[in-house]
Molecule: Guanidine-I riboswitch aptamer
Organism: Cyanobacteria bacterium Co-bin13
RNA sequence: AUAGACAGCUUCUAGGGUUCCGGUUUUGACCUGUCCUCGCAGUCAAAAUGCUCUGGUCCGAGAGAAGCAGCUGGCUGUAGAGGAGGUGUCAAGCCAACUCUGUUUUAGUCAGUCACACGGCGGGAUAAAAGCCCGGGAGGC
Numbered sequence: 001a002u003a004g005a006c007a008g009c010u011u012c013u014a015g016g017g018u019u020c021c022g023g024u025u026u027u028g029a030c031c032u033g034u035c036c037u038c039g040c041a042g043u044c045a046a047a048a049u050g051c052u053c054u055g056g057u058c059c060g061a062g063a064g065a066a067g068c069a070g071c072u073g074g075c076u077g078u079a080g081a082g083g084a085g086g087u088g089u090c091a092a093g094c095c096a097a098c099u100c101u102g103u104u105u106u107a108g109u110c111a112g113u114c115a116c117a118c119g120g121c122g123g124g125a126u127a128a129a130a131g132c133c134c135g136g137g138a139g140g141c
Stems, first nucleotide, its partner, number of pairs: 008068005015059002020056002022053001023049008032041003070113007077103006085095003116136001118139001122134003
């Protein structure tokens, strides 16, 4: 100097908007209640509203959280060698605590590790927006 890993997944949260549900407002209609009517209430429909709709659904973090996975080590386990001792006729054979070495793969368990992290404009997806994606990018230190 260059390249790769660390930076994977899940559930949430900060945050985000408005498809759907609900809320609110307006308008209209009408079988209903009060009723002579109007009006009010109710029901239904349409439109608007997420800068004064707290919400459910929805999207959602590299620089937020937790868990899992991952990585490192120990133990169990497992493979090989040795082997006190036991049995045995002093041999061979068999059993064998324990010790050493290895442990790639598989399984369980315990501990550790998982560092650091300023950041646009613009574009993209979805109904729409965003701390989403482009993007740990450009740029800066």